[in-house]
RNA sequence: CGAGUUCGCCGGGCGACCGCGGGCCUUCGGGCCUGAGGAAAGUCCGGACUCCGCAGGGCAGGGUGCUGGGUAACACCCAGGCGGGGUGACCCGACGGAAAGUGCAACAGAGAGCAGACCGCCGAUGGCCUUCGGGCACAGGCAAGGGUGAAACGGUGGUGUAAGAGACCACCAGCAUCCCGGGUGACCGGGAUGGCUCGGCAAACCCCACCCGGAGCAAGGCCAAACAGGGACGCCGGUGGCCCGCCGACGAAGUCCCGGGUAGGCCGCAUGAGGCCGGUGGUGACACCGGUCCCAGAUGGAUGGUCGCCCCGGAGCCGUCGAGGCUCCGGACAGAAUCCGGCUUACAGGCGGACUCGACCC
RNA sequence: GCCCCCGUAGCUCAGCGGACAGAGCAGGAGCCUUCUAAGCUCUUGGUCGGGGGUUCGAAUCCUCCCGGGGGCG
Numbered sequence: 001c002g003a004g005u006u007c008g009c010c011g012g013g014c015g016a017c018c019g020c021g022g023g024c025c026u027u028c029g030g031g032c033c034u035g036a037g038g039a040a041a042g043u044c045c046g047g048a049c050u051c052c053g054c055a056g057g058g059c060a061g062g063g064u065g066c067u068g069g070g071u072a073a074c075a076c077c078c079a080g081g082c083g084g085g086g087u088g089a090c091c092c093g094a095c096g097g098a099a100a101g102u103g104c105a106a107c108a109g110a111g112a113g114c115a116g117a118c119c120g121c122c123g124a125u126g127g128c129c130u131u132c133g134g135g136c137a138c139a140g141g142c143a144a145g146g147g148u149g150a151a152a153c154g155g156u157g158g159u160g161u162a163a164g165a166g167a168c169c170a171c172c173a174g175c176a177u178c179c180c181g182g183g184u185g186a187c188c189g190g191g192a193u194g195g196c197u198c199g200g201c202a203a204a205c206c207c208c209a210c211c212c213g214g215a216g217c218a219a220g221g222c223c224a225a226a227c228a229g230g231g232a233c234g235c236c237g238g239u240g241g242c243c244c245g246c247c248g249a250c251g252a253a254g255u256c257c258c259g260g261g262u263a264g265g266c267c268g269c270a271u272g273a274g275g276c277c278g279g280u281g282g283u284g285a286c287a288c289c290g291g292u293c294c295c296a297g298a299u300g301g302a303u304g305g306u307c308g309c310c311c312c313g314g315a316g317c318c319g320u321c322g323a324g325g326c327u328c329c330g331g332a333c334a335g336a337a338u339c340c341g342g343c344u345u346a347c348a349g350g351c352g353g354a355c356u357c358g359a360c361c362c
Numbered sequence: 363g364c365c366c367c368c369g370u371a372g373c374u375c376a377g378c379g380g381a382c383a384g385a386g387c388a389g390g391a392g393c394c395u396u397c398u399a400a401g402c403u404c405u406u407g408g409u410c411g412g413g414g415g416u417u418c419g420a421a422u423c424c425u426c427c428c429g430g431g432g433g434c435g
Stems, first nucleotide, its partner, number of pairs: 001358010012310007020035006037333001041344002044342005049216004061212005066080005081095001082093004096207002101205002103201002118146002120142003125139002127136003154172006173197001175194008220267004229258005234250001236248004274293008311331008363434007372387004380418001389405005411427005
């Protein structure tokens, strides 16, 4: 210098004017303070909170799936193991079980699961011919080579044979069992024995282990008009000298009370698994301690617009080049609604740290 | 707020692991008819909404997006 990997961050700044939501103050004119995000999004997971249900256990259904740790919890994160990719930094992995069971494998191919003989090899033995070298056809044997396929029941060399074959042997790969060493563990390294090889798919059914009660802030709670309803007071008659009381009828108007709870209002609802700074422990995720800060709360739903200066990028012009100046255009994705931890997706442009590969120079 | 379903030819739909993905209508050509319609024959036309993954193989299975429709409170 070129190409690349990875981690973290920003994602316009200042000011003026006019608006909008919230809070406080008000002399009711207004004034002051404050007001989106890294994803507020998708609603894909996990919790907090609230109500309902619930002795305990099981079935069904759903989810998760290497190991250890972190966490309130997780399908998230960290560290590690194994497998795959890359020259490398590094990246990716739904990564339990296929020698429990049931299934699936089109086409091609002889044969597709304890399979098979199309081409091929042989034809030792048995038959015929023979010039005794051998030749011919069949029965039959074989799976080395060719060919098909995504996949064909280990690889190389040798012994052996008519030709061959784990039929036998040596080495290698892999599997099962056992042992030794390291590691908390996944697993790794080594050794012995065995039969000679036992294939793929579980994002097919399934088996194993673990986890999961349901609903969601329109959850849920409090106050509570109007109309309708219930009761008392009321009014008439009877009993009675009168009042209270009791009985019966009226309930038209008025007053008061009551229950459930609609409209409506308030709470839930902004101090929280909180942010920032520092320290300690830990490889790390993270935890603990100390200090400091208070940071949107709408309910048809605010957070916007215009202008000036600056910043970044592009194009054009001026300038001999350069430094510079002028003009125009552009500056993303998007946007709270109970809250929090993640994942995923969208995103103009920019900054910083660490690292790798290649070329060249000293 | 909580959920469900769908996307395949111009239109309406089949196909739900197996290879050139089908049917009807529509379009084009021909036959028939004096001509048209109807009828008959042949034919064109597909990123299976998009990306990634599983598998030998994906429209189909899984996952993430995009678009559309619907339900409950």
Molecule: RNase P RNA; transfer RNA
Organism: Acidimicrobiia bacterium